The prediction has a mean pLDDT of 75.
Two RNAs folded together computationally: RNase P RNA and transfer RNA, 416 nucleotides in total.
It holds a member of the Rfam family "Bacterial RNase P class A". By type it is a ribozyme.

Order: sequence, then C1' cells, then structure tokens
RNA sequence: CGAGGCUGCCAGACGGUCGCAGGCGGCGACGCCUGAGGAAAGUCCGAGCACCGCAGGGCAGGAUGCCGGUUAACUGCCGGUGGAGGCGACUCCAAGGAAAGUGCAACAGAGAUAUACCGCCCGCGGCUUCGGCCGCGAGCAAGGGUGGAAAGGUGAGGUAAGAGCUCACCAGCGGCCUGGCGACUCGUCCGCUCUGUAAACCCCAUCCGGUGCAAGAUUGAAAGGAAGGCGCAUGUGGCGGCCCGUCACGCCUUCGGGUAAUCGCUUGAGCCCCAUGGCAACCUGGGGCCUAGACAGAUGAUCGUCGAAUACAGAACUCGGCUUACAGACAGCGCUCGCAUU
RNA sequence: GUCUCCGUAGCUCAGCCGGAUAGAGCGUCCGCCUCCUAAGCGGAAGGCCGCGCGUUCGAAUCGCGCCGGGGACG
Repeated sequence: CGAGGCUGCCAGACGGUCGCAGGCGGCGACGCCUGAGGAAAGUCCGAGCACCGCAGGGCAGGAUGCCGGUUAACUGCCGGUGGAGGCGACUCCAAGGAAAGUGCAACAGAGAUAUACCGCCCGCGGCUUCGGCCGCGAGCAAGGGUGGAAAGGUGAGGUAAGAGCUCACCAGCGGCCUGGCGACUCGUCCGCUCUGUAAACCCCAUCCGGUGCAAGAUUGAAAGGAAGGCGCAUGUGGCGGCCCGUCACGCCUUCGGGUAAUCGCUUGAGCCCCAUGGCAACCUGGGGCCUAGACAGAUGAUCGUCGAAUACAGAACUCGGCUUACAGACAGCGCUCGCAUU
Repeated sequence: GUCUCCGUAGCUCAGCCGGAUAGAGCGUCCGCCUCCUAAGCGGAAGGCCGCGCGUUCGAAUCGCGCCGGGGACG
C1' cells in the first nucleotide's frame, strides 16, 4: 500500500416563526417544562402483573436436547468440548439415542439388509476337433458391473476356490484404567467389524394449568324488569382437550335498559458514571438522574447556516431476548494474509 | 390487540405422513369440419410449486426465517 476479520457508535445539529399532546402555574389572556426507536416492526421465545375458588392428580398434547456457568426467566447470553468451512484472522452447527422396537430407501442393479447375475472352484453324467463345451448338484463374497449406500482397508498365510478363517499394521465402535466439575480426551489392554434416515413414528431426560390491560378494580346513570324454554340432582354450569376430583345452585333465548368516568398507566429485574470480583456473560458496592402516557388517539410544517440531509421506519400495560428492515458517516484492535521498502 | 388458515399454468383447483419429466377443467394458439361463426374433433405452448436457508442419496411435500393474502374473537 492492497485485500480481509472482529467489535462498537451515530441515525442530522443549531437558531427563528407558526402549530399539536401531556403536566404545572394563573380568575383570565397567557407563560413555563417535557414529548418516539435502534429497531417503537414481526408477535417468534421468556417473565412481571391481573382474573379464572385452590392452581389438584392421571392420560393425551406441546416445548427443549453436547458440557459448565449466567439470569427473575428463556429456545437468550458467556466460556469450553466435538464437528464443518477458510492459507489465515475468524465464522457456522436443531450437536441425546439407529447396540429397544417399527417404518422407508424411487430409478438403476442379480441383490437394499442381508444378495449368487456374470464369475471362481469341486463332484457326477454326456459330447469332443483333446483347447474345451453342455446339463445337474454342492461350495465361495476375492474380481466385474449398478447405486448416495453392497457389510472394514492393505499385505501375508491359508484353501479345491474363497472368506477376520488366522496374523501384522491401519481405521471405526464398545468397555476397564488415567486426567478433567463435566462434555470429552492421551495412552495401554480386552472384545467386536455393526448401511443410512429420528427437521419418519418412536425411546430417554428435563420443563409446561388457562386467558391476556378490550386482563381487571372502583364509582355513577338507568333498571330493580317482561315473555318463553330446560333442570330440581344419574341435572346444569365453572375449573384447558378427556377422565377423576372439586366448587356453586340455577341456566339459556328474545324483548327492554345501559354501553360513561376514574384507576390500572408508567419509578422500572430503570438509565448513566466510578470502583471491586470474574477470561467473559454477569454479580456486588458507591454516587448521580427522572426520561411520552393518549382513547379519534400528540411529536409536525416552514425559513436560515453547516459540503449534502436523504435510510429503515413511528409508542398504546411493562420489561429481558431473538429475528427481520436500514441511506450515509465514524472509531477501535500488541487482529490476519499478500506485495514493496528499510 | 389476540388467534388461525392459505399461496401450484392466464383463471379455478388436485397432488402435500418424501421417490414425476408436477397433472385436470376452463382459457390461448395451430389444424380439421362449415359458405362463415359457434359447437364438435385432433394437436401444441404455457410452471424455477411466493422467496431464502437447511435436513436428506433425493423436497411442491419435512424444519426454520421472511413476504403477500384471507378469516375468527373481543
């Protein structure tokens, strides 16, 4: 200098004028203060909070799935183990069990979970140009070919021909011992040679009650009802889908009346800074700050200056994550590779 | 706000517990028939199965994430 890798930050700023919402002050005119995001989004996970009497048991169902830690909790995050990709910095992984059982593996191929098509070898019979050929029976998984996959690989022995049948080395799987909290791993020894698929059913381990702030609470207005139907306990209704168990004694339809206000509502597992412990996520301690809260729903318009202002997009109970969208600008790293120079 | 279903040819739909070169009807185009048209008969074209990533030997089909559309409740 070039090409990368990782991490982080901003998301126009300042001023003038006119507006909007909430709060405070004022009799009032009006004045002052505050006013969207990193994702407010998707609603994909996890919680707080509220109600369902308690939040009970079993079945069914669902979720998660290497190990350790972190957290209120999590499918998140951090650190590690194993695997995959990259020259490398580094990145990615739904990563339990196929040796519990069942299913599936199209086409090709003789054969797809255990196979005899070609082939090799032996015996018997027949033929013969004496090379061999044909038929029947038995043995063989070494060679050919098909396939994603054909039952460990190479060499030697062995055999009629062959075969982990035996041996040496290598590979894989399981077990004992060693190291580590553990996933797992180094090495020795022993045994075995086993197709793949669980994002197919399933098995194992752990976890899960439901409904969501239009939850719900209080007050007020109106009404204090009318008609019809079911049931009077083997019933009806509530507690998630079923059963058990349990609670209540009424329930349903039509008509009539009402469909407002206040609370919930924003001070919260909150944000910023410093110190300490820890590799880190994070924890602990100290100091500082208050930062939208509507119910037709506010945060906008315009002018000037800066080189330009333009991305994705806008709160509706609240938090912690994940995922997705995003113009432009910037910073950092005893980071990596290549080239050149000293 | 909460919850659910769907996306396959120009249109309406099958196929979706994996094994195709993805089918059917209507429509389009060409030919036959007819004096001409319709109907009828014969033939053809037309699809990255909404998009991307993964699992698998193999994906329209299974899993995840997006995009678009519909429906239900209050």